This is a predicted structure of an 89-nucleotide RNA (Glycine riboswitch aptamer) from a soil metagenome. Rfam family: Glycine riboswitch aptamer. Clan: Glycine riboswitch clan. The coordinates come from a structure-prediction model, not an experiment, and the mean pLDDT is 76. The RNAcentral record of the sequence draws on MGnify.
RNA sequence: CCGUCCGGGAGAGUCCUCGCCCGCAACGCUGGGCGGGGCGCCGAAGGGGCAACAUUCCCCGGAACCUCUCAGGCGCCAGGACCGGACGG
Numbered sequence: 001c002c003g004u005c006c007g008g009g010a011g012a013g014u015c016c017u018c019g020c021c022c023g024c025a026a027c028g029c030u031g032g033g034c035g036g037g038g039c040g041c042c043g044a045a046g047g048g049g050c051a052a053c054a055u056u057c058c059c060c061g062g063a064a065c066c067u068c069u070c071a072g073g074c075g076c077c078a079g080g081a082c083c084g085g086a087c088g089g
Base pairs, nucleotide, nucleotide: 001089002088003087004086005085006084007083008082013039015038016037017036018035019034020033021032022031023029024028040074041073042072046070047068048067049066053061
């Protein structure tokens, strides 16, 4: 430095709408689940941007918890940069 496992680990919507399935003294519901779309929002998978620096100069190169929000995410769970531990290479 890398891999596996264990522990810790933030932010932001239980918004609107449509479809399907389920439920029901029962055919439209003020109920539940799954999926699509719209609007709003978040930054800590991944990805993009750059300052110092480097270069005679330019191009090129060039970090982050900064920044963008493509991707991802916005009840719980899960995921999660990063931190610690164990084992292996």